[in-house]
Context: one part of a larger RNA
RNA sequence: CUGGGCGUAAAGCGCGCGUAGGCGGAUCGUUAAGUGGGAUGUGAAAGCCCUGGGCUCAACCUAGGAAUUGCAUUGCAAACUGGCGAUCUAGAGUACGGUAGAGGGAGGUGGAAUGUCCUGUGUAGCGGUGAAAUGCGUAGAUAUAGGACGGAACACCAGUGGCGAAGGCGGCCUCCUGGACUGAUACUGACGCUGAGGUGCGAAAGCGUGGGGAGCAAACAGGAUUAGAUACCCUGGUAGUCCACGCCGUAAACGAUGACAACUAGCCGUUGGACUCCUUGAGGGUUUAGUGGCGCAGCUAACGCGAUAAGUUGUCCGCCUGGGGAGUACGGCCGCAAGGUUAAAACUC
Numbered sequence: 001c002u003g004g005g006c007g008u009a010a011a012g013c014g015c016g017c018g019u020a021g022g023c024g025g026a027u028c029g030u031u032a033a034g035u036g037g038g039a040u041g042u043g044a045a046a047g048c049c050c051u052g053g054g055c056u057c058a059a060c061c062u063a064g065g066a067a068u069u070g071c072a073u074u075g076c077a078a079a080c081u082g083g084c085g086a087u088c089u090a091g092a093g094u095a096c097g098g099u100a101g102a103g104g105g106a107g108g109u110g111g112a113a114u115g116u117c118c119u120g121u122g123u124a125g126c127g128g129u130g131a132a133a134u135g136c137g138u139a140g141a142u143a144u145a146g147g148a149c150g151g152a153a154c155a156c157c158a159g160u161g162g163c164g165a166a167g168g169c170g171g172c173c174u175c176c177u178g179g180a181c182u183g184a185u186a187c188u189g190a191c192g193c194u195g196a197g198g199u200g201c202g203a204a205a206g207c208g209u210g211g212g213g214a215g216c217a218a219a220c221a222g223g224a225u226u227a228g229a230u231a232c233c234c235u236g237g238u239a240g241u242c243c244a245c246g247c248c249g250u251a252a253a254c255g256a257u258g259a260c261a262a263c264u265a266g267c268c269g270u271u272g273g274a275c276u277c278c279u280u281g282a283g284g285g286u287u288u289a290g291u292g293g294c295g296c297a298g299c300u301a302a303c304g305c306g307a308u309a310a311g312u313u314g315u316c317c318g319c320c321u322g323g324g325g326a327g328u329a330c331g332g333c334c335g336c337a338a339g340g341u342u343a344a345a346a347c348u349c
Base pairs, nucleotide, nucleotide: 003321004320005319006318007303008302012317014201015200016199017198021194022193023192025088026087027086028085029084030083031082033081034080035077036076038074039073040072041071042070049065050064051063052062053061054060091191092188093187094186095185096183097182098181099180103177104176105175106174107173108172109171110154115149116148117147118146119145120144121143125136126135162169163168206247207246208245209244210243211242215241216240220236221235222234223233258316259315260314261313262312263311266294267293268292269291270290271289272288273287274286275285276284277283278281298305299304322349323348324347331342332341333340334339
């Protein structure tokens, strides 16, 4: 090393793109590196093992054989893997026509609501709670009507609906732009899968510079509650939340389930396409790509999963190996910092 695993027990990288590497469709021919058989040489002796022999036996000694699973040379075979050549279209992709969509970026624009300010009406309360108080209000509040300003978010539609690799994406319009699905032909001809390193994207919070600031609101202040109350409740309120640019790189980044491909009963919804049937209807059927509910076989420790597998297989990557110490110390790399990443041991149970 050969093991067993990774939904919930330890274990799937947050997610893409992709280098090396690993793996790779069909047919024909060729080659002979892997592979299989043979031959030759070598693989010291002793020892081990087998069959004999010698000490009265045995230990011991001794003869022969086997073994030495290896290496080298040589020749044969050609199914499989590899190499080379030729061909193919089922994988993959391109062209053309359609379809749906909160996919992304930029610019513009709309209404409701909150808040503030101005003006009018109007008068003693408002607000808040379990009950209160702090707070606001006769310098005219709350309420109500009209107007102005400003920021943020987009009710209904709205849906186990849609889109995106993930994070995520929701008013409306325009421009730029990625992907998916689908139809019938034509074309390329294995161009594919995975992916150590690498590289990009990556919620919220946080950081830097400059803006912005309506509401909300860590910190903070006050009022309550309480034995206390550094809380829960209330009144305020600053960072922040918003924008631009640059960092950070984490999360229960979850389906706690890596990617790709193939195969394996059914039934019921729903979204997007295509085809089809008639009794044109709020219709039925077939098929395909998603997205849900149940369920057979099978799997599972059970829960449950069950064509969107956790079933049956293949290829590649990542990861786990008792609990604590510890995702810590040290060192390296990254970061302005906060910290991130890689990652032990002593000791202890």
Source information
Predicted 3D model of a 349-nucleotide part of an RNA (small-subunit ribosomal RNA, central domain) from a metagenome. The RNAcentral record of the full RNA draws on SILVA. Rfam family: Bacterial small subunit ribosomal RNA. Its family is annotated with ribosome and structural constituent of ribosome in the Gene Ontology.